Notes: Model confidence (mean pLDDT): 79 of 100. Glycine riboswitch aptamer from Anaerobacillus alkalilacustris, 80 nucleotides, folded computationally.
RNA sequence: GGAGCGGCUUCUGGAGAGUCCGUAAGGUAAUGCGGCGCCGAAGGAUUCACAAUCUCAGGCAAAAGGACAGAAGAGUAACU
Numbered sequence: 001g002g003a004g005c006g007g008c009u010u011c012u013g014g015a016g017a018g019u020c021c022g023u024a025a026g027g028u029a030a031u032g033c034g035g036c037g038c039c040g041a042a043g044g045a046u047u048c049a050c051a052a053u054c055u056c057a058g059g060c061a062a063a064a065g066g067a068c069a070g071a072a073g074a075g076u077a078a079c080u
Stems, first nucleotide, its partner, number of pairs: 001079001004076002008073006018036001020035005037060003043056001044054003
């Protein structure tokens, strides 16, 4: 100097599914409890692995979260 590498930091994009009903507080929503219906892209489980499946947790207007993708930075480093 540096192919590459798992994870870390920042920015950007980022789907799906009831702003459900009742009740307490509450202006609404969020929250607690109860009920039914749903989603799969945090995580988790099943699987040799993938796909697929489950939905424990999470989620079902917005917000938040969000697998994954792009850019930058730091770290490490084959090799030279």

Taxonomically the source falls in Anaerobacillus (Bacteria, Bacillota, Bacilli, Bacillaceae).
Rfam family: Glycine riboswitch aptamer. Its family is annotated with glycine biosynthetic process in the Gene Ontology.